The part of an RNA shown here (large-subunit ribosomal RNA, domain IV) has 356 nucleotides and comes from a Candidatus Dojkabacteria bacterium.
The organism belongs to Candidatus Dojkabacteria, within Bacteria.
The full RNA is in RNAcentral, with records from ENA.
The prediction has a mean pLDDT of 86.
It matches the Rfam family "Bacterial large subunit ribosomal RNA".
[in-house]
Context: one part of a larger RNA
RNA sequence: UCUUUGUCAAGGAAUUAGGCAAAUUCGUCCCGUAACUUAGGGAGAAGGGAUCCCUGAACUAGGCGCUUGCGCUUCAGUUCAGGGCGCAGUGAAAAGGCCCGAGCGACUGGUUAACAAAACCACAGGUACCUGCAAACACGUAAGUGGAUGUAUAGGUGCUGACGCCUGCCCAAUGCCAGAAGAUUAAGGGAGGGGGUUACCAUGAACCGCAAGGUACAUGGGAAGCUUCCGACUUAAGUCCUGGUCAAUGGCGGCUGUAACUAUAACGGUCCUAAGGUAGCGAAAUACCUCGGCGCUUGAUAGGCGUCUCGCACGAAAGGCGUAACGACUUGGGCACUGUCUUGACAGAAAGCUCG
Numbered sequence: 001u002c003u004u005u006g007u008c009a010a011g012g013a014a015u016u017a018g019g020c021a022a023a024u025u026c027g028u029c030c031c032g033u034a035a036c037u038u039a040g041g042g043a044g045a046a047g048g049g050a051u052c053c054c055u056g057a058a059c060u061a062g063g064c065g066c067u068u069g070c071g072c073u074u075c076a077g078u079u080c081a082g083g084g085c086g087c088a089g090u091g092a093a094a095a096g097g098c099c100c101g102a103g104c105g106a107c108u109g110g111u112u113a114a115c116a117a118a119a120c121c122a123c124a125g126g127u128a129c130c131u132g133c134a135a136a137c138a139c140g141u142a143a144g145u146g147g148a149u150g151u152a153u154a155g156g157u158g159c160u161g162a163c164g165c166c167u168g169c170c171c172a173a174u175g176c177c178a179g180a181a182g183a184u185u186a187a188g189g190g191a192g193g194g195g196g197u198u199a200c201c202a203u204g205a206a207c208c209g210c211a212a213g214g215u216a217c218a219u220g221g222g223a224a225g226c227u228u229c230c231g232a233c234u235u236a237a238g239u240c241c242u243g244g245u246c247a248a249u250g251g252c253g254g255c256u257g258u259a260a261c262u263a264u265a266a267c268g269g270u271c272c273u274a275a276g277g278u279a280g281c282g283a284a285a286u287a288c289c290u291c292g293g294c295g296c297u298u299g300a301u302a303g304g305c306g307u308c309u310c311g312c313a314c315g316a317a318a319g320g321c322g323u324a325a326c327g328a329c330u331u332g333g334g335c336a337c338u339g340u341c342u343u344g345a346c347a348g349a350a351a352g353c354u355c356g
Base pairs, nucleotide, nucleotide: 001351003349004348005347006346007345008344010342011341014340019337027051028050029049030048031047036041038162052084053083054082055081056080057079058078059077060076061074062073063072064071065070066069085089097335098334099333100332101331102330103329104327105326109121110120125160126159127158128157129156130155131154137146138145139144163322164321165320166319168252169251170250173249174248175245176244177243178242179241182240183239184238188234189233192230193229194228195227196226197225200221201220202219203218204217206215207214208213253271254270255269256268257267280314281311292308293307294306295305296304297303
């Protein structure tokens, strides 16, 4: 010096990002216990007191004995009186620190095996959609299986997330649902038409043959068949179209004038829109400007809480606002307590180091 343990004068968070770490508290009995509340809680709230040993008495429960109302006993208990010792009596060990305010999540639970336990996930509850049973849906090429030996008070999927008060406006766009008159629309079918091919015909000219004729070729025309192309017409869902639907995806304005101080604008004008943000909340886990203004808290506060609010860029089931209880959550303050600190000292253990 490192690791670890113990103690400390005076002060007591001045330390630090932050009381991190440590200290305090701690069992049992008695007294006592606030706001708030979903009346259960909160609550071990908080805050006080007692606690050991000896002697005696009273009472009570069980057991035993017998004279049946007395006695004895318990590694049974309660209460009272008197006394004893120590600094200290749950004498060692084991055994909550507490309170106040705010945010988030209702809660118990689950999670990143091995850096994250949370405000994340789940949750009961809410709501929408799908599904009539050989169900929807999922696995499988299929057979088949799960769903379910269930049957809409059931099953599946999405969103929200106890509870309380609530959940506004918009169907123009996108999606979904319903509709069927018209428009459009595929493959398929297909009247009809064009091209290619050639049996054959015509013309030309070559070769063989005495001849009749035969062979091969060029050019033009060309039936049927085969083939290829075009194609009127016919024809579904879908799309266009007509409606519905936002706890479907989503969206929820601007300029300007006006009141007898000023300021502001209940009121008016105008443009645009599918409709122009309602209730509630709001410098917020969201506010750029911003350390917003004011108040409280401090000696001093960029923090916290309350309030205001035209909110750069909250807002109503990607829920809004509250909320008792709960939380190894986040955040501010206080009491107690302390070597966290002023500021260091001492002691123990085990290492290191030196010598051997």